Description: This is a predicted structure of a 138-nucleotide RNA (FMN riboswitch aptamer (RFN element)) from Solibacillus silvestris StLB046. RNAcentral holds the sequence, with entries from Rfam and Ribocentre. Lineage of the source: Bacteria > Bacillati > Caryophanales > Solibacillus > Solibacillus silvestris. Rfam family: FMN riboswitch aptamer (RFN element). Gene Ontology term of the family: FMN binding. Model confidence (mean pLDDT): 75 of 100.
[in-house]
Parts: sequence; C1' cells; structure tokens
RNA sequence: AAUUUCCUUCGGGGUCGGGUGAAAUUCCCAAUCGACGGUGAUGAGUUAAUCUCUAAGCCCGUGAGCCACUUUUUUGUGUGCAGGAUUUUGGUGCAAAUCCAAAGCCGACAGUUAUAGUCUGGAUGGGAGAAGGAAUGG
Repeated sequence: AAUUUCCUUCGGGGUCGGGUGAAAUUCCCAAUCGACGGUGAUGAGUUAAUCUCUAAGCCCGUGAGCCACUUUUUUGUGUGCAGGAUUUUGGUGCAAAUCCAAAGCCGACAGUUAUAGUCUGGAUGGGAGAAGGAAUGG
C1' cells in the first nucleotide's frame, strides 16, 4: 500500500410567457431539466517522463420507481435471478458512440374540475455511489 470490517457526512434538476376552455403549470404554441460509475480524440494546469482537475440524458453498466416473471399455503412484506426508454446528419481528422455544428428523440407509479419529465403524493423514505475517519493488514 492492497484487502476486509465499521462509523460519520453528503447523495436529482425543471413551465418564463402566451392560446383555447366552465375547468389545464396536464392539451396547443413556446420554455425548461438531465442521478451515479465506466469509457473517451474535450478543455485547463503542470512536466524530463508523467501526473492532476474537468468532459456523454439518448455508448456500456448501476440506482430508484413501475411492469412482468420466480419464490412464499394465501394476503402482505422481504429476498434472489434474468428482462423492459431514447441519435441521426454534416464537419474536422489516421480514427468520432463522446469533439464542433445542426436537427431530432427519451423520461416510473398514484392523484387531478382536463391527458403531467417539470404540479401534488408515497418520500423527514429508499438509493447507485462520493468524501472523510477508525480498525485490520508487512
């Protein structure tokens, strides 16, 4: 130093404005948002090498919620396994799923005088994970 265990803290954003209507932050026009890890041809700093910070909603995976399946005598609850949203075109270049430009697409469930990524609710919940600390460890 790795490893393992424990503790503490942190750990999700968003309807400006207008139209119709009895009624819509739900429809229409328009606006606006993007959890965590990885990857990476970004950007910045630094160097002899290197290294550090930063960089993807739609490339790979994870979490949450929901659907379906399985297990459970049944309901409920819990556990485990596998599955389930979304990108093209042009440019540069040896090389683009990540750069630059343009256009596009996706977004659990329940509720609602009227259909919701954005309002309200389960949720002062859960959580991938991040940081710090203690012990372990030659």